Predicted 3D model of an 88-nucleotide RNA (c-di-GMP-I riboswitch aptamer) from a Rhodospirillaceae bacterium. The sequence was found by an Rfam model in a public genome assembly. The coordinates come from a structure-prediction model, not an experiment, and the mean pLDDT is 89. Lineage of the source: Bacteria > Pseudomonadota > Alphaproteobacteria > Rhodospirillales > Rhodospirillaceae.
[in-house]
RNA sequence: GGCUGAUCUUGGUAAACCCGAUGAAAAUCGGGGACACAAAGCCACCGGUCUAACGGGUCCCAGACCCUACGACAGCGGGGUUGCCAGC
Repeated sequence: GGCUGAUCUUGGUAAACCCGAUGAAAAUCGGGGACACAAAGCCACCGGUCUAACGGGUCCCAGACCCUACGACAGCGGGGUUGCCAGC
C1' cells in the first nucleotide's frame, strides 16, 4: 500500500417511538430512546424514492385533481473520498 471482516482493541453511530423547535410538506435539528450498522463517517455525481410551496393545466372553480424540484432522503443502490483494529 492492497484485499478480507471469522476473531481482537478503542470505541462510534443511532431505527421505530416520545417531547420541543424549524418547514407548505417531505424532512431536518436538539433531548430522550436503541432497531440495526465494519464505514449507518463525509459528498446529491448517476439511478431511484418522497414531498409539491412557487409555477403550469383541467374541472362540478371559497376548492378538488393532474404535472413539475429550485426542496428532501447518504439508514435505497451505484460512485467518489477519508478512516480504527486484526488477519492475509